[in-house]
């Protein structure tokens, strides 16, 4: 100066005028002494970093206390720590990618067992041998010899037969890589190193690193296929619930509902039903006016749950960071299908377009732009993802110049 | 606001131990027919919703995304 990597944050500003929402204080009216409706004067608040998706974790509420064992299902998956929890963060280890900063990695087990691995291929899983290489026999076949019968050689080619798995081919994958020796050719056949597997020692909480020593190599993917192993998980969701009023036909249909004893009660024994995946036991609630299911009726009413919370801000301590403690401050939307906007100026940024100027891609200085992104809270928190115009700041790399 | 299923040809829809993308009506063209219906033969016609990861390979498995379809409230 130019290419990059990482982390954090903004995400339109000021003014004016009209308007929207909650609902402190005042008004006015109503019932009677505290509330209720009205206006909307004054004051004060009013969308995010993702208020999205709803894919994970809590917390609240309900399911008759859902209380403990086994079975299923479904999730998670190196190893520490952190947190209310987590499938999330952090900090490390191991592989893989990048000249590097720095990134990604559903990262447990394939000698526990099933299954699968198509098409090509000789083989695809207790491996095989298509061309090939070697060797040994044959002597179809050549040559030479000799009078023809006959001998003899044989580089390549052929037939039988036997060895090898280096080379060639296929395939994603072909039973350890490289090299030297070694052999008729060849091979872990043997040696050096890497690899891989066992056993020990030292270092770390651990994951795992590093050394040595034996083993000639001994069964190759897939487990986001079944499946094993160690964890973890009861279901529903705020249209959950809880009260109050209104209104209608306390309707119809299926099912389930006991005995005994007695002091007569909310008793005792025994049954029998439910206990929100199944199932055992223990508790615990029903057992003749009750309950469960459908189907029919009826009402779209009103308070509460509802926002002070794992809260924010600022500082200070532990700690590598996630994070935690302490102290100080602040209150920061809480309605109904449901507001938070609209229009003017001014500045800001973006794109184009003139004119000017020089270190030829930037300044400047005027115009134009129905250009200013992603997106709208519905109980409410931590998190991941997604989607987003444009812009700050820090920190670290790698190339050139230049002192 | 929540919960749940689904998306393959123009239309309905099949497709499972991951390896050929298929049926039916429908569309084109050629025969029958004086025409046209019916029918016979041939044929086109797909980004399996999109993108990404697993695999040697994905309509299948897993992840994210978009787009449709459904049920739910209170009384007695």
């Nucleotide at each position: 100066u130019c290419a990059g990597a990482c982390a954090g944050c903004c995400g339109g500003a000021u003014g004016g005028c009209c308007g929207c929402g909650c609902a402190c204080u005042g008004c006015g009216c109503c019932c009677g002494u505290g509330g209720g409706c009205g206006c909307g004067a004054g004051a004060g608040c009013g969308a995010g970093g993702a208020a999205a998706g709803u894919c994970c974790g809590g917390g609240c509420u309900c399911c008759a206390c859902g209380c403990g064992g086994a079975c299923a299902u479904g999730g998670u998956g190196c190893c520490g720590g952190g947190u209310a929890a987590c499938g999330c963060c952090c900090g490390g280890c191991g592989g893989g990618g990048g000249u590097g900063a720095c990134c990604c990695c559903a990262g447990g087990g394939a000698a526990a067992g099933u299954g699968c691995c198509a098409c090509a291929g000789a083989a695809a899983g207790c491996a095989a041998a298509c061309c090939g290489c070697c060797c040994g026999c044959c002597g179809c076949g050549g040559c030479c010899c000799g009078u023809g019968c006959g001998g003899g050689c044989c580089a390549a080619g052929g037939g039988c037969g036997g060895g090898c798995a280096a080379g060639g081919g296929u395939g994603a994958a072909a039973g350890g890589g490289u090299g030297c020796g070694g052999u008729a050719a060849g091979a872990g056949c043997g040696c050096a190193c890497c690899g891989c597997g066992g056993c020990c020692c030292u270092g770390g909480c651990g994951a795992c690193a590093g050394g040595g020593c034996c083993g000639g190599c001994a069964u190759g993917g897939c487990a986001a296929a079944c499946c094993c192993c160690a964890c973890c998980a009861g279901g529903a969701g705020c249209a959950a619930g809880a009260c109050c009023a209104a209104a209608u036909a306390g309707g119809g249909a299926c099912g389930a509902c006991c005995g005994g004893c007695u002091g007569u009660g909310u008793g005792c024994c025994g049954g029998g039903g439910g206990u929100u995946g199944u199932u055992c036991g223990c508790g615990c609630c029903c057992c003749u006016g009750u309950c469960g299911u459908c189907c029919g009726g009826g009402u779209u009413g009103g308070u509460c749950g509802c926002u002070a919370g794992a809260g924010g801000c600022c500082g200070g301590c532990a700690g590598c960071a996630a994070u935690g403690c302490c102290g100080g401050u602040c209150c920061c939307a809480g309605a109904g299908g449901a507001a938070u906007g609209g229009c003017c100026a001014u500045c800001g940024c973006c794109g184009c377009c003139a004119u000017g100027g020089c270190u030829u891609g930037c300044c400047a200085u005027g115009g134009c732009g129905c250009g200013u992104a992603c997106a709208g809270a519905a109980c409410c928190c931590g998190g991941c993802u997604u989607a987003c115009a444009g812009g700050c700041u820090g920190u670290c790399u790698g190339g050139c110049c230049c002192c | 606001g929540g919960g749940g299923c689904c998306g393959u040809a123009g239309c309905u829809c099949a497709g499972u131990u991951g390896g050929g993308a298929g049926a039916g009506c429908g569309c084109u063209a050629c025969g029958u027919u004086c025409g046209c219906a019916a029918u016979g033969u041939a044929g086109a016609g797909g980004u399996c919703a999109g993108g990404g990861g697993u695999u040697c390979g994905a309509u299948u498995c897993c992840c994210c995304u978009c787009g449709g379809c459904u049920c739910c409230a209170c009384c007695a």

The prediction has a mean pLDDT of 78. Predicted 3D model of RNase P RNA and transfer RNA as a complex of 479 nucleotides. Rfam match: Bacterial RNase P class A. The family's RNA type in Rfam is ribozyme.